[in-house]
């Protein structure tokens, strides 16, 4: 010194002046809904964004059985809940730190594999090897047919174990031994995935399941325009269609059951409204300590209140200070002695990104500026 | 807030359940022509929105982010 991993953090601050949003107080004006003005305190984020995933909350039967469709898939924890964290396990990738992995089931079925090749799924005889056959000068050659053969060759992403030995006309798990894999059964360690040792079988069990499927677990539906209240206004018109107990239709779900509620409900045309109040921000909440845990996290204890406008404010100037580049300027350090590193210091110029809350939260994913740690590889030097 | 499509040569469509991507216009090169226009030959037409990801292979499957867009929501 180069490459490279991995994790934590920060996203300015403080002052003044002009503004915005909403809040509570006073003060003047109106009969009054308001309308001027003034004080005092508050005003986004790590991602508030995409809305991918899961809760609260609310309202419908407090959510009921089936099929139907959705998802989710190692183990074990965490959690209000999760597809999301921790922490392991095997796998795949990288010299390495260390990164990914929708990782259940192909010996339930069903499907698919293009070009090539002789065959592509319980295979397969194009070449080649042996045997029948004719011919021989016994070294061999012949051509068609019949037959065995999966060791060789070749093509492909993939061709149904591999190495030796026996074994045969030539081969061949035909058979042996070794190894390697699959399955059964058992012993050990692990809560578990699973890891290890040991004995048997058999070599028939190949890929793809983010192709149907299959097993296992989860899932009622709808969303703050959810909901409740209070106020206007209108032609509570008109016209088809079904329905009233043989019961449309509803209960925001694709069907059926089944319960409750039911006299009205669809459609199309024409009318009106486009107000206010709650819900609204104290909450699975934020620092801080302490304890328990390998951690995710959870217990306990102090302290703190941090926007709630409803199409949408949180800006803009100027100084002051802090952080990053660079260029100048003297000092300090180590040493491998370079006009190189590295650290503090002054002066000048310049820069500061992505990006805005709409009921709350937990993730996850994407955008984006800076410095800071560990670690781990190759180099050089001592 | 909710639920549904769509991105493929320049342009406007297509490619059955995964098998290596096309057609017509249009443009470019030539030929005819003095010179264009029609006419007639050829020819690239391309990171299938972008990336990762199963597969032996991905416009096609899944996941994830861009871009466009369409529908639906009040009273009686």
């Nucleotide at each position: 010194g180069g490459a490279g991993u991995a994790g934590a953090g920060c996203g300015a601050a403080c002052g003044a002046u002009c503004g915005c949003c909403g809040g509570u107080c006073c003060c003047g004006c109106g009969c009054a809904g308001g309308c001027g003005g003034g004080g005092c305190g508050g005003g986004a984020g790590g991602a508030a964004a995409g809305u991918c995933c899961g809760g609260g909350c609310u309202c419908c039967a407090c959510a009921g059985g089936g099929c139907a469709g959705g998802g989710u898939g190692c183990u074990g924890g965490g959690u209000a809940a999760c597809g999301c964290c921790c922490a392991g396990u095997c796998c795949c990738g990288g010299c390495g730190a260390c990164g990914g992995g929708a990782a259940g089931g192909a010996a339930a079925g069903c499907g698919c594999a293009a070009c090539a090749g002789a065959a592509a799924g319980c295979a397969g005889a194009c070449c080649g090897c042996c045997u029948c056959c004719c011919c021989u000068u016994c070294g061999g050659g012949g051509a068609u047919g019949a037959g065995g053969u999966a060791a060789g060759g070749g093509u492909g992403a993939a061709a149904c174990g591999g190495u030796g030995a026996g074994g045969u006309a030539a081969g061949a798990g035909c058979u042996c031994a070794c190894c390697a894999g699959u399955c059964c059964c058992g012993g050990u360690g692990g809560u578990g995935a699973c890891a290890u040792c040991g004995g048997g079988a058999g070599c028939u069990a190949g890929g793809c399941a983010a192709g149907c499927c299959c097993c296992a677990c989860c899932c009622g539906g709808a969303g703050c325009a959810a909901a409740a209240c209070c106020g206007a206004a209108u032609a509570g018109g008109a016209g088809a269609g079904c329905g009233u107990u043989u019961g449309a239709g509803g209960a925001c779900g694709g069907c059926c059951c089944g319960u409750c509620c039911g006299a009205g409900c669809u459609c199309u045309c024409g009318g009106g409204u486009u107000g206010g109040u709650u819900g609204c921000u104290c909450g699975a909440u934020c620092c801080c300590g302490u304890c328990g845990g390998u951690a995710a996290c959870g217990g306990c204890g102090g302290g703190g209140c941090u926007a709630g406008a409803g199409g949408a404010a949180u800006g803009a100037u100027c100084g002051u200070u802090g952080c990053c580049u660079c260029u100048c300027u003297g000092c300090c350090g180590a040493c491998u002695c370079g006009u190189g590193c590295g650290g503090a210091a002054g002066a000048g110029a310049g820069g500061a990104a992505c990006a805005g809350g709409a009921c709350c939260c937990g993730g996850c994913u994407u955008a984006u500026g800076c410095g800071c740690u560990g670690c781990u590889c190759c180099a050089a030097g001592u | 807030a909710g639920g549904c499509c769509a991105g493929u040569a320049g342009c406007u469509c297509u490619a059955a359940c995964g098998g290596u991507a096309g057609a017509g216009c249009g443009u470019c090169g030539g030929a005819c022509u003095c010179c264009a226009a029609a006419u007639c030959c050829g020819g690239g037409u391309g990171u299938u929105g972008g990336g990762g990801g199963u597969u032996c292979g991905a416009a096609u499957c899944c996941c994830u982010c861009c871009u466009g867009g369409c529908c639906u929501g009040c009273c009686a």
Molecule: RNase P RNA; transfer RNA
Organism: Desulfobacteraceae bacterium